[in-house]
Context: one part of a larger RNA
RNA sequence: UGACGCGGGCCCGCACACGCGGUGGAGCAUGUGGUUUAAUUCGAAGCAACGCGAAGAACCUUACCAGGUCUUGACAUCCCGAUGCUAUUUCUAGAGAUAGAAAGCUACUUCGGCACAUCGAUCACAGGUGGUGCAUGGUUGUUGUCAGCUCGCGUCAUAAGAUGUUGGGUCAAGUCCCGCCACGAGCGCAACCCCUAUUGUUAGUUGCCGUCAUUCAGUUGGGCGCUCAAGCGAGACUGCCGGUAAUAAACCGGAGGAAGGUGGGGAUGACGUCAAAUCAUCAUGCACCUUAUGACCUGGGCGACACACGUGCUACAAUGGUUGGUACAACGAGUUGCGAGUCGGUGACGGCGAGCUAAUCUCUUAAAGCCAAUCUCAGUUCGGAUUGUAGGCUGCAACUCGCCUACAUGAAGUCGGAAUCGCUAGUAAUCGCGGAUCAGCACGCCGCGGUGAAUACGUUCCCGGGCCUGG
Numbered sequence: 001u002g003a004c005g006c007g008g009g010c011c012c013g014c015a016c017a018c019g020c021g022g023u024g025g026a027g028c029a030u031g032u033g034g035u036u037u038a039a040u041u042c043g044a045a046g047c048a049a050c051g052c053g054a055a056g057a058a059c060c061u062u063a064c065c066a067g068g069u070c071u072u073g074a075c076a077u078c079c080c081g082a083u084g085c086u087a088u089u090u091c092u093a094g095a096g097a098u099a100g101a102a103a104g105c106u107a108c109u110u111c112g113g114c115a116c117a118u119c120g121a122u123c124a125c126a127g128g129u130g131g132u133g134c135a136u137g138g139u140u141g142u143u144g145u146c147a148g149c150u151c152g153c154g155u156c157a158u159a160a161g162a163u164g165u166u167g168g169g170u171c172a173a174g175u176c177c178c179g180c181c182a183c184g185a186g187c188g189c190a191a192c193c194c195c196u197a198u199u200g201u202u203a204g205u206u207g208c209c210g211u212c213a214u215u216c217a218g219u220u221g222g223g224c225g226c227u228c229a230a231g232c233g234a235g236a237c238u239g240c241c242g243g244u245a246a247u248a249a250a251c252c253g254g255a256g257g258a259a260g261g262u263g264g265g266g267a268u269g270a271c272g273u274c275a276a277a278u279c280a281u282c283a284u285g286c287a288c289c290u291u292a293u294g295a296c297c298u299g300g301g302c303g304a305c306a307c308a309c310g311u312g313c314u315a316c317a318a319u320g321g322u323u324g325g326u327a328c329a330a331c332g333a334g335u336u337g338c339g340a341g342u343c344g345g346u347g348a349c350g351g352c353g354a355g356c357u358a359a360u361c362u363c364u365u366a367a368a369g370c371c372a373a374u375c376u377c378a379g380u381u382c383g384g385a386u387u388g389u390a391g392g393c394u395g396c397a398a399c400u401c402g403c404c405u406a407c408a409u410g411a412a413g414u415c416g417g418a419a420u421c422g423c424u425a426g427u428a429a430u431c432g433c434g435g436a437u438c439a440g441c442a443c444g445c446c447g448c449g450g451u452g453a454a455u456a457c458g459u460u461c462c463c464g465g466g467c468c469u470g471g
C1' cells in the first nucleotide's frame, strides 16, 4: 500500500421485512449426473454449468459406433503427359460408396498455342470437430450500470508512498456546494442516440369519414376536419412560488402542465478480478497422425433407464368444467410463399382456386371477457397420463425415432416436509397472438398486446456492494 476479521461508524440494493404468486409432493416435457452400451460424439460445473453452445439429432446435420471402401486424396496451388470433354440422362451389378456400358459431346486462335475440364504419373503438399483456453488473438460471462480507477506538476516523507480522492453537507452518482498545500486533467457518472407519453406543421395513399350523395359493405363519388402513418419542429429546465438549510449545493410542499424533479423503457459496461469460458464459430504458436487421428458410403447411436438433481408445462377444480350466442388488440411474416372463397370430410386435412413481391391481398374467427343453459362437491361432466384401433400431413424414407385428428381407454393427483425462488406498477398474476430456426417437428427462446392487483412500519437481523477508520 492492499487484503482479511462473529472489529467499529455511515450508506445502498426485492438484501431482509410487508405483501402477491410459485418451486420442493403428482403426471408429462426438457437439460444434467449416474448407470448401461459397439456407440450412447464433444464442450459448459457454486453464485456466473444444468429448456446452456443447439434459432429446431428420422437420412443429412454428425464430430460417435459397426461394417464396406479410397490413398496426392472430398478441398487448394505448382510441374509433366494424354484426351476433348464436362454437366446431364439411361441400363447392369451392389446396402450404397463404387465399378462397367451407352447416349451426350468444347471456346478463342497470328494454327505456334492458350483457356477450361477429365484422366494418368511424380514431387512439394493437402487434410485433422485429434491435444494443449495453463502458449495465444478475437469474443463472452461475472463483479456491476456498482461509483469508482488513475495521471501531470507542486508539497510532505530517507524510502515504500502520501496528498489531491480525506473533512462538513448533498446526490441515483468522485453528483454538486463549502472548506482545506494543493492546483489542474483523463477514463468512468450524467448528457448527446433510439422507442414511448402531449402537441404544432408539411404532404394525404394502399390509410381515414364529421359534413353531402350512394351502398349489403368507406362500396363508389367527394373530402383530408378526425383517426392513423412519417419527415421537420415545440415541450421539462428545479424555469416559477413558499418553507427548510450555511445567504451554498440541495431537499420538502405547491402552481401551471399531457408529462415534474433521471417522466417510463432501451442501447451504452471505467481501471481491474476470477491462469473464469471458448483451440468444436473463426484465427493461431508448439508438439502429434499421414494407406490414417485424413476422406466416402450404408445402417445404428446422440432418443438407452433401477435411480438423483435443475428448469418448465398441465393439474388437483365451482373466482371452476362443458355447451350455445356475442365483443374488443398489438407486434410481425409471406412468391420453392401466405392462401380468401367454395366443395368433400365428425376432424386432422384434401380438391378447385381469387388476390397479394403487401398500410391494398392472405396468415387473422384473438383468448381470458360478457349473456344464457347445465353440472352440485364426487377422484366427479375435475384431471388428462397411458394404451388400443382407424386415419391425416411433411418427406427417397416416420420400425428404432416426427407432428396432428377421431373413437375408445381413463393413471397419479384433493394444494405439496425440511427448504427455496421471482416480483415495487401498467409491475406481479393471468389470457391469448406473432416470429426466428424450419421439408416436417416448440410445454423452449425472442417479441406483442388484453385484463390487471396487494404491500413497503422500517434497516435490528440474513446476503451482496460502496466510503471512512482502530487491529
Base pairs, nucleotide, nucleotide: 004471007469008468009467010466011465012464013463015459016458019423020422021421022420023419026314027313028312029311030310031309032308033307034305035304042053043052064300065299066298067297068296069295070294073125077124080120081119082118083117084116088103089102090101091100092099093098106115108113127289128288131286132285136283137282138278139277140276141274143272148187149186150185151184152183154163155162156161167178168177169176193266194265195264196263198234199233200232201231202230204228207224208223209222212221213220237260240254241253242252243251244250316416320375321374322373323372324371325370326369332363333362334361337356338355341352342351343350344349382413387408388407389406390405391404392403393402429451430450431449432448433447434446435445
This is a predicted structure of a 471-nucleotide part of an RNA (small-subunit ribosomal RNA, 3' major domain) from Streptococcus thermophilus. The full RNA is in RNAcentral, with records from ENA. Rfam family: Bacterial small subunit ribosomal RNA. Gene Ontology terms of the family: ribosome and structural constituent of ribosome. Taxonomically the source falls in Streptococcus (Bacteria, Bacillota, Lactobacillales, Streptococcaceae).